[in-house]
The RNA shown here (transfer RNA) has 75 nucleotides and comes from Hydrogenibacillus schlegelii. Lineage of the source: Bacteria > Bacillati > Bacilli > Thermicanales > Hydrogenibacillus. Its Rfam family is "tRNA". By type it is a transfer RNA.
RNA sequence: GGACGAUUAGCUCAGUGGGAGAGCGCUUGCUUCACACGCAAGAGGUCGGCGGUUCGAAACCGUCAUCGUCCACCA
Numbered sequence: 001g002g003a004c005g006a007u008u009a010g011c012u013c014a015g016u017g018g019g020a021g022a023g024c025g026c027u028u029g030c031u032u033c034a035c036a037c038g039c040a041a042g043a044g045g046u047c048g049g050c051g052g053u054u055c056g057a058a059a060c061c062g063u064c065a066u067c068g069u070c071c072a073c074c075a
Stems, first nucleotide, its partner, number of pairs: 001071007010024004018055001026042005048064005
């Protein structure tokens, strides 16, 4: 330098055009002498940035950034 993949909650991830979600974690309550387990409720997101397409974008297109794999080149 080229190709491909990934980027969504604290972590691991789902979500192929109209409701932003799950598990774990966290907080509160119940339970217990207390803790754990269990049960109930809750908080937490500019969906990596910018631009475009569209009535409407997490999703489609372009570009940039970061990470990963492979290939090539150079020393």

RNAcentral records the identical sequence in 2 taxa. The sequence is in RNAcentral, with records from ENA.